C1' cells in the first nucleotide's frame, strides 16, 4: 500500500430502484396460585457523505469500519 467480498432492529439474518422482512431479544394483554411454556397485539433499523434518477436501503463514487488474499 495493493485486490475481492460485506456493513439492514439489542443480537442473527432476508429483501430488492416504488412503504423494508423473519427469528431471538424486549414490553402488553391472555392463560396459572404463582413462574415458565403457550396464544394474541405492540415498539425498534438500510455506516458516513455526494451523485444519478420522477424516486435510491437497492445503482455509481469517495470516506470509514469488518473479513480475506497479495506484496
Nucleotide at each position: 500500500g495493493g485486490g475481492c467480498u460485506c456493513g439492514u432492529a439489542g443480537u442473527c439474518u432476508a429483501g430488492u430502484a416504488g412503504u423494508a422482512a423473519a427469528a431471538u431479544a424486549c414490553c402488553c394483554c391472555g392463560u396459572u396460585c404463582g413462574c415458565a411454556a403457550c396464544g394474541g397485539g405492540g415498539a425498534g433499523c438500510c455506516g458516513c457523505g455526494g451523485g444519478u434518477g420522477c424516486g435510491a436501503u437497492u445503482c455509481c463514487c469517495g470516506c470509514c469500519g469488518a473479513g480475506u488474499c497479495c506484496a